[in-house]
RNA sequence: GCUGGUGUAGCACAAUGGUAGUGCAGCGGUAUCGUAAACCGCAGGUUGCCCGUUCGAUCCGGGUCACCAGCU
Numbered sequence: 001g002c003u004g005g006u007g008u009a010g011c012a013c014a015a016u017g018g019u020a021g022u023g024c025a026g027c028g029g030u031a032u033c034g035u036a037a038a039c040c041g042c043a044g045g046u047u048g049c050c051c052g053u054u055c056g057a058u059c060c061g062g063g064u065c066a067c068c069a070g071c072u
Base pairs, nucleotide, nucleotide: 001071002070003069004068005067006066007065010024011023012022013021018055026042027041028040029039030038048064049063050062051061052060
């Protein structure tokens, strides 16, 4: 330099165009002599950024940035 992939909650990941969820972690509660496990609940997101297509974009297109892999 070229090609491909990935980017979503603190972490790991879902969501095939119609108001973004799960697990763990966090907080509160139930229970226990007490703690942990368990169970119930709560909170946490400008979906990397910009632009476009569309009535509507995490999803489709273009650009850009970061990371990973391959080729040279």
The RNA shown here (transfer RNA) has 72 nucleotides and comes from an Oscillospiraceae bacterium. The sequence was found in a public genome assembly. Model confidence (mean pLDDT): 84 of 100. It matches the Rfam family "tRNA". Rfam classes the family as a transfer RNA.